[in-house]
RNA sequence: AGAGUUUGAUCCUGGCUCAGAACGAACGCUGGCGGCGCGCCUAAUACAUGCAAGUCGAACGAGAAAGUGCCUUCGGACAUGAGUAAAGUGGCAGACGGGUGAGUAAUACAUAGGUAAUUUUCCCUCGAGUGUGGAAUAACCUUCCGAAAGGAGGGCUAAUACUGCAUAAGACCACAGUGACUCCGGUCACAGCGGUCAAAGGUGACCUCUAUUUAUAAGUUAUCGCUCAAGGAUGAGCCUAUGCACCAUUAGCUAGUUGGUAGGGUAACGGCCUACCAAGGCUACGAUGGUUAGCUGAUCUGAGAGGUUGAUCAGCCACACUGGAACUGAGACACGGUCCAGACUCCUACGGGAGGCAGCAGUAGGGAAUCUUGCGCAAUGGAGGAAACUCUGACGCAGCGACGCCGUGUGAACGAUGAAGGCCUUCGGGUCGUAAAGUUCUGUCAGAGGGGAAGAAUAAAGUCAGUGGCUAACAUCCACUGGCCUUGACGGUACCCUCAGAGGAAGCACCGACUAACUACGUGCCAGCAGCCGCGGUAAUACGUAGGGUGCUAGCGUUGUUCGGAAUCAUUGGGCGUAAAGCGGAUGUAGGUGGUUGCACAAGUCGAAUGUGAAAUCCCUCAGCUCAACUGAGGAAGUGCAUUCGAAACUAUGUAGCUAGAGGACAGUAGAGGAAGGUGGGAUUCCUAGUGUAGAGGUGAAAUUCGUAGAUAUUAGGAGGAAUACCUGAGGCGAAGGCGGCCUUCUGGGCUGUUCCUGACACUGAGAUCCGAAAGCGUGGGUAGCAAACAGGAUUAGAUACCCUGGUAGUCCACGCCGUAAACGAUGAGUACUAGUUGUUGUGGGUAUUGACCCCUGCAGUGACGAAGCUAACGCAUUAAGUACUCCGCCUGGGAAGUACGGUCGCAAGAUUAAAACUCAAAGGAAUUGACGGGGGCCCGCACAAGCGGUGGAGCAUGUGGUUCAAUUCGAUGCAACGCGAAGAACCUUACCUGGGUUUAACAUCCCCGGACAAUCCUAGAGAUAGGACUUUCACUUCGGUGACCGGGAGAUAGGUGCUGCAUGGCUGUCGUCAGCUCGUAUCGUGAGAUGUCGGGUUAAGUCCCUUAACGAGCGCAACCCUUAUCAUUAGUUGCCAUCAUUCAGUUGGGAACUCUAAUGAGACUGCCUGUGUUAAACAGGAGGAAGGCGGGGAUGACGUCAAGUCCUCAUGGCCCUUAUAUCCAGGGCUACACACGUGCUACAAUGGCCGGUACAGAGGGAUGCCAACCCGCGAGGGGGAGCUAAUCUCAGAAAGCCGGUCUCAGUUCGGAUUGAAGUCUGCAACUCGACUUCAUGAAGCUGGAAUCGCUAGUAAUCGCUAAUCAGCAGGUAGCGGUGAAUACGUUCCCGGGCCUUGUACACACCGCCCGUCACACCACGAAAGUUAAUUGCACCAGAAGUCACUGUACCAACCUUCGGGCGGAAGGUGCCCAAGGUGCGGUUAAUGAUUGGGGUGAAGUCGUAACAAGGUA
Repeated sequence: AGAGUUUGAUCCUGGCUCAGAACGAACGCUGGCGGCGCGCCUAAUACAUGCAAGUCGAACGAGAAAGUGCCUUCGGACAUGAGUAAAGUGGCAGACGGGUGAGUAAUACAUAGGUAAUUUUCCCUCGAGUGUGGAAUAACCUUCCGAAAGGAGGGCUAAUACUGCAUAAGACCACAGUGACUCCGGUCACAGCGGUCAAAGGUGACCUCUAUUUAUAAGUUAUCGCUCAAGGAUGAGCCUAUGCACCAUUAGCUAGUUGGUAGGGUAACGGCCUACCAAGGCUACGAUGGUUAGCUGAUCUGAGAGGUUGAUCAGCCACACUGGAACUGAGACACGGUCCAGACUCCUACGGGAGGCAGCAGUAGGGAAUCUUGCGCAAUGGAGGAAACUCUGACGCAGCGACGCCGUGUGAACGAUGAAGGCCUUCGGGUCGUAAAGUUCUGUCAGAGGGGAAGAAUAAAGUCAGUGGCUAACAUCCACUGGCCUUGACGGUACCCUCAGAGGAAGCACCGACUAACUACGUGCCAGCAGCCGCGGUAAUACGUAGGGUGCUAGCGUUGUUCGGAAUCAUUGGGCGUAAAGCGGAUGUAGGUGGUUGCACAAGUCGAAUGUGAAAUCCCUCAGCUCAACUGAGGAAGUGCAUUCGAAACUAUGUAGCUAGAGGACAGUAGAGGAAGGUGGGAUUCCUAGUGUAGAGGUGAAAUUCGUAGAUAUUAGGAGGAAUACCUGAGGCGAAGGCGGCCUUCUGGGCUGUUCCUGACACUGAGAUCCGAAAGCGUGGGUAGCAAACAGGAUUAGAUACCCUGGUAGUCCACGCCGUAAACGAUGAGUACUAGUUGUUGUGGGUAUUGACCCCUGCAGUGACGAAGCUAACGCAUUAAGUACUCCGCCUGGGAAGUACGGUCGCAAGAUUAAAACUCAAAGGAAUUGACGGGGGCCCGCACAAGCGGUGGAGCAUGUGGUUCAAUUCGAUGCAACGCGAAGAACCUUACCUGGGUUUAACAUCCCCGGACAAUCCUAGAGAUAGGACUUUCACUUCGGUGACCGGGAGAUAGGUGCUGCAUGGCUGUCGUCAGCUCGUAUCGUGAGAUGUCGGGUUAAGUCCCUUAACGAGCGCAACCCUUAUCAUUAGUUGCCAUCAUUCAGUUGGGAACUCUAAUGAGACUGCCUGUGUUAAACAGGAGGAAGGCGGGGAUGACGUCAAGUCCUCAUGGCCCUUAUAUCCAGGGCUACACACGUGCUACAAUGGCCGGUACAGAGGGAUGCCAACCCGCGAGGGGGAGCUAAUCUCAGAAAGCCGGUCUCAGUUCGGAUUGAAGUCUGCAACUCGACUUCAUGAAGCUGGAAUCGCUAGUAAUCGCUAAUCAGCAGGUAGCGGUGAAUACGUUCCCGGGCCUUGUACACACCGCCCGUCACACCACGAAAGUUAAUUGCACCAGAAGUCACUGUACCAACCUUCGGGCGGAAGGUGCCCAAGGUGCGGUUAAUGAUUGGGGUGAAGUCGUAACAAGGUA
């Protein structure tokens, strides 16, 4: 510090996700040791049991027992235990310490202040004092009540308990005075007069003074206490300012409320409380209400700013079963106190009582989850005490838990035949791996044995000695110094030494990318994984396992949460034309911001100092535990707040000015600016009348409609409403919406010019107010045209649409609502600055002119283009989307949703404000390349058109589908499957079926044994095969044997037309013989990409030329190759024959001219001419030529597309079968047959059929062959055998044609299917199932619906011939020649293709994408008659305990008393306030609710096709 994910790819926007760190954690697997920490986050739920707050005999009275000793009359007494235990009075402490976070959004907390408005037990310092009386009471004894808890009466007694009096100030109160300070309210100091207020003693010691004189008492002294006062310290109370969560779908709240006066109350100010008076107080800088929450130091994270958290530790607050209340006290409204009410639990004799773990342990419950009913007061700290000491679940320790952090171990060195084994393998090997084994060592931890701390002291007390103080004193006491003595829970722990021995001690996660780390097997969209993207449908580095590897390590992963990354709420540090985002527009309030000069001030600002910012934490340095974690010491920091001093540039404020902003006056000026009134012409429609006759109208075509009752058309007249042609212009005006005939009135704003005036008066603008198209609503008018709804006619599968004919609201006017639009420049307003060019509107200046123009130059608008700059790009660009400033509005992933609920507005429609649950990993912008378009342009092709002939109808052949079957083997399936693989299924082929056999096999290699094999015959059998007979002895040899072949045997292996063409190679089809497809360098672009390859011409062609940020090149095109057309040369047999001879015959001699053959050449190149064209490329015409513009034909098929076809040609990975899916054999099947389709053949006839005669090819084939002559047969064919390894012989008769004859339009002398009979040939064999022949039979069919195919010249059409395959079988296929046309105006349309361009929401690319209803399932939400619960407001009832007030009788010890009583207290009663509780009426929230509403999600449902292309109606 980034990365993955939207796309075919790109840039951007934007969300989601990951890598990091952390945790009071939990869960899974695993687990050696130690140190230091941490450990109910949930039920502030309920709690058994034990402990957690007592102590003081030196405040006080009283005071056991057991036991022991002794005495005894045996009943007991005495002593000791012991002034002990236990209890009581009294004092101090139980307000600390410990726990928890429910409540609390401020009576809290933090920071800084104030208290001149206060208090403070114990502690410290200091001053003064501590005198003298009195009356009770618990304990105890006794009587009684009660189950108990407990209580009542009587009697005795003490105090540091209670109390009277004295004394007393600088204390308190009242009055008067002086001084100082002051915030002017007051406060402080000083001292005067008067009044008021106190106490308690305990312990030790001593005898100086007094008394008795022994030693005690008074006394003295020491000490601990007590009282008053002053000061300090500490703690606490109160007040102020600032800071500190969310919701405005909470906007108004408040009657003790705000203030005053008086009084009360408090330690103290104060509506804190009461009475009276006034009507205030808070609030958009967020009151009130609701929800959530203890706050802080700090913790975690982060570069920081920030964000998050508030466990442990520390400070503060609050609470103590729930609610209320006070008492005591220095302090509480009190966790282990009291009273009351409530809920719950327990005891009970039913009358009544007891209790409060959010103390430490522990239990139940809840929960994913959180420990021992431990030891000790040794240390630290606390309470009490003079002290010893007691108490202390505070605390110190131990236990449990890998919960965290830190440390450490599980060994080290050497060791290659790279062992065995595992895994992988291309079978060679690689890897685990120096790893192990083995050898040599070490000894941490754990184990055993032994030693053994620090923490403990200047402790305290005691004691000894010394010094000082008090004193009458050398006593005692106090203070200090030194010595002695004693104290350890942890714990025999840490640590050290010795012993033995590598022995007891490694796991977890991951390995597709992000992200370090790969293979095998299993599985087969299953099982499963997954943080995101996504893996898995038979070769999964993504699932499971294994091997290997990577990471971390006594842990490792997962889950959860927080921060980070996220600049993804942006102060640092974002945006708003199109991605989310500028309010429809203006006026203007609050607020924010604000020109220029001087002076003043010092609020902001800046600097310095001081105080504070607790400690701990973080950081730095040093130090202590062996290190570290941990801990200690010192420093720094704590960015804050407050106070004081200073500076004066800027901002604010005050004051005095200025004129450049703004405004006003004056003079001009343009305009569909607004409102009202008046008025004109044209057109449509309607009415009346005339002319006139059969149609009109409308459409793609029609029909509805109108018209013989006279339409349409035309002429004249009239009526009425609406809109204002031309002018008219990206021209004008207005804030926007918007505004258009002409005239008049009223009226707003702008612009230009000139001087003058005011003197910052300005800009923006939350709320607010006003304006605001169309549609819509209300009331009343009006209605010509147009026209939602509606009706009809069409279209259509349907057509609730598009088209047509009608037609009502509405459109118009007046008044009033509505308040929204793609209200758009999708661009808020204002100011300033930043190159230009060119239009146009308004108005100035200059020059010029008679004048109008032209030209130059300002200001204000409004357009086009463009520099810099900006932008993701597109684009913007002085009218900014540039550079800056000010203010406002708005945005933060998509959907749900601009929806629900709530509020406000509205007559309604609805508008405005505006969520969430849930769901997805995208949604989106711009641009790029393709593809596509019922987009455009250009061009081509038998693509259409123009023609010729077919198919589709018939019969048959053949292939396919379907069906059938034991099997009808398999493949091919739009073009590009279907006379295709198959150039030829009777057996074989053959892969299929039935049946019969074989199992190292029909075939290949290796090993062993034996032997030649083969052929022939016999038996069984359908055959394969089995048995037998007969016959036979291969080749080479170094004579050992070897090799080939055959038989037998064992195992490695064979074999498979079994599967996967979607694992593959190879081959092939197709677009398409279409003209395209790319690269290098360079340039442009952020980039994908572009340019080149586009443009203008031209071509069959990306063919060529020109232009050009491109220049070149490659694969394609063309050419080179074959063939054909002409000629030449060479050659002349088997071919040829002009001349000569000859023959039936080029038969023979001869010839080498011609044809031909087959080799080499020539020839054609837009080369030449004319014209067109840009002087080009090229094209048009012409000449010559056998051939002319590629001469005809062939071979040749770019990059790629279709997961196209083929595993059954072959090859091949993987999988599968192995007495079978292999292999052999016989028979059957592939030849079936209601049917459908493709491709063909033959026809339907006279351009013909039949009969007779007769002519002319080319190219091929032929020794298992072609087969002549001749003979036989009607014929197929048979016999025969010549020739031929082929320019020689042969297949071999070419046919159409031509000549002649016949038939005469008919199901025929057309047509030949079908069937019968008889034959021929091939073959082992023609039954299933061959071809051919003869005779006989003589079906359909009379030119073929919709539709559809081929062909542009030696072509179509027509005619025959040959070949491959092949024993035989062609109507198929591949070739060959014969005869030989018609037509092409042309490119509008159909199909296909190429180039350019355009749109796109497509990229699996239009066979694309995609919308909505309905149906089904699931999910969350809203509404709903209501129901339930919680909480809260108001009103009322009620009123426990308790304070306060009043009252105070049945009552009462201290003091007074005249003895009657009084003072004072006080039970009880009454009243105010008030908790629980109750009633009524509301508010809010939550849950639930028949039914209902939309929403979301869900591989293959239904209906349509709304959107994306002009998406077929933009």
Small-subunit ribosomal RNA from a metagenome, 1514 nucleotides, folded computationally. The RNAcentral record of the sequence draws on SILVA. The coordinates come from a structure-prediction model, not an experiment, and the mean pLDDT is 84.